[in-house]
This record gives sequence, C1' cells and structure tokens, in this order.
RNA sequence: GCCGUCUUAGCUCAACUGGUAGAGCGCAUGGCUUUUAACCAUGAGGUCGUGGGUACGAUUCCCACAGCCGGCA
Repeated sequence: GCCGUCUUAGCUCAACUGGUAGAGCGCAUGGCUUUUAACCAUGAGGUCGUGGGUACGAUUCCCACAGCCGGCA
C1' cells in the first nucleotide's frame, strides 16, 4: 500500500432479509434476613463508531473517514 471482518447500555453479546433496539452480568430502589451475601420484585441506563447519500421511514442498504483484528504485498 491492497483486501476482508468487526464497532450496539458500564462490561460481554443478541436483533430473519428496512418499520423508532433487547438479554446476561453490573448499578439503583424495595421485599426477605439480626446484618451482609444469596434469593425475589421493580427501575434507571443507548445521538446503534463519525460524517454524508438513497428512501415515506436506516442499527440494517450505498460512500468516505476513524479504530480493533486477520490476510496479501
């Protein structure tokens, strides 16, 4: 330098072909318990890497860029 994969909640990861995104762990509150832990219930938490394009509508399709990983040179 070229090619490919990936980037989603604090962490690890889902989301069947476009219709405003969930799980586990963690966190907060309450219950239970002498207290903690465990367990049960409820809740908060996301400009879906950045910027554009297409479309009535984009995490999803297209382009560029940034970063991780892999391959070739």
Transfer RNA from Hibiscus syriacus, 73 nucleotides, folded computationally. The prediction has a mean pLDDT of 81. The organism belongs to Hibiscus, within Eukaryota. Its Rfam family is "tRNA". Its family is annotated with triplet codon-amino acid adaptor activity in the Gene Ontology. It is annotated as a transfer RNA. The RNAcentral record of the sequence draws on Rfam.